[in-house]
Molecule: transfer RNA
Organism: Naegleria gruberi
Formats: sequence, structure tokens, C1' cells
RNA sequence: GGGUGGUUAGCUCAGCGGUAGAGCACCGGAUUGCAAAUCCGAUGGUCAGGUGUUCGAUCCACGUACCACCCU
Repeated sequence: GGGUGGUUAGCUCAGCGGUAGAGCACCGGAUUGCAAAUCCGAUGGUCAGGUGUUCGAUCCACGUACCACCCU
């Protein structure tokens, strides 16, 4: 230098163009003699960033940044 895959909540990851989700963690409550476990609830997102396509973009197109791997 070229190619492929990836970037979504604090972490691990879903999400086949139409209001962004789960598990874990954290916080509150129930339960308990106290705790753990269990159950219920709440909080938390400029979907890496830009431009474009579209009535509408996390999703499609093209650059940029970063990570991993392959080729040279």
C1' cells in the first nucleotide's frame, strides 16, 4: 500500500428501511434475624464520525477514524 470483518447502554452482544432491545453490572423495593440467592421496578444510547440515497437510515452507498485478521 491492497483486501476482509468489526465499531449499538458501564461490560458482553442482538436488532432483514418504519418509536433502539436482552443478559450481566449499578440503584431502589419485596423476601431474610443479618446476608446470599430469588422476585419486582427504575436509571442509563447524539447507534464511532461525515456526506449522500430515501417520505423515512442502526440498517443502503461513498469517504474518514479506530480495532482484528489476511496479502504484499